RNA sequence: GCCUCCGUGGCUUAGUGGCUAUAGCGGCGCUCUCGUAAAGCGCAGGUCGCGAGUUCAACUCUCGCCGGAGGCU
Numbered sequence: 001g002c003c004u005c006c007g008u009g010g011c012u013u014a015g016u017g018g019c020u021a022u023a024g025c026g027g028c029g030c031u032c033u034c035g036u037a038a039a040g041c042g043c044a045g046g047u048c049g050c051g052a053g054u055u056c057a058a059c060u061c062u063c064g065c066c067g068g069a070g071g072c073u
Stems, first nucleotide, its partner, number of pairs: 001072007010025003018056001027043005049065005
């Protein structure tokens, strides 16, 4: 230098055009307990990497950039 894939709450991720963007772990509160853990219930936490384009409508499609992983030379 070229090719492929990935980027979504603190972490791991689902969602591949259309309703309020998912779940698990973690965090906080409550219940329970002599107390803790476990269990149960609830709550908070997201500019969907950045910018532009297409579209009535974009996390999703297209282009550029940034970052990460792998491969070729």
Transfer RNA from a Nanobdellota archaeon, 73 nucleotides, folded computationally. It matches the Rfam family "tRNA". From the family's description: Transfer RNA (tRNA) molecules are approximately 80 nucleotides in length. Gene Ontology term of the family: triplet codon-amino acid adaptor activity. By type it is a transfer RNA. The coordinates come from a structure-prediction model, not an experiment, and the mean pLDDT is 81. The source organism's lineage runs through Archaea, Nanobdellati and Nanobdellota. The sequence was found in a public genome assembly.